[in-house]
This is a predicted structure of a 74-nucleotide RNA (transfer RNA) from a Candidatus Margulisiibacteriota bacterium. It matches the Rfam family "tRNA". It is annotated as a transfer RNA. The sequence is in RNAcentral, with records from ENA. The prediction has a mean pLDDT of 81.

């Protein structure tokens, strides 16, 4: 150059192939319970779909461009 994977809370992955109702879970964070402090434990809350355009009644999912990142071939 050409192609093929990938990209969702702080972090680590699921959902994506088959498009549907408030986008889940572990850890992390903060608050309170519990304890003589902490620690564990338990309750509750904050927190995400890389970007723009298209499709469509509805897009994290499907399409197309673009961005970053990993691979293979030249």
């Nucleotide at each position: 150059g050409u192609c093929c994977c990938c990209a969702u809370a702080g972090u680590u992955c699921a959902g994506c192939c088959u498009g549907g109702a408030u986008a889940g879970a572990a850890u992390g964070c903060a608050a309170c319970c519990u304890u003589g402090c902490g620690g564990a434990g338990g309750u509750u809350g904050a927190g995400a779909c890389c970007g723009a355009g298209g499709u469509u009644c509805a897009a994290a999912u499907c399409c197309u461009c673009g961005u970053g990142g990993g691979g293979a071939c030249a």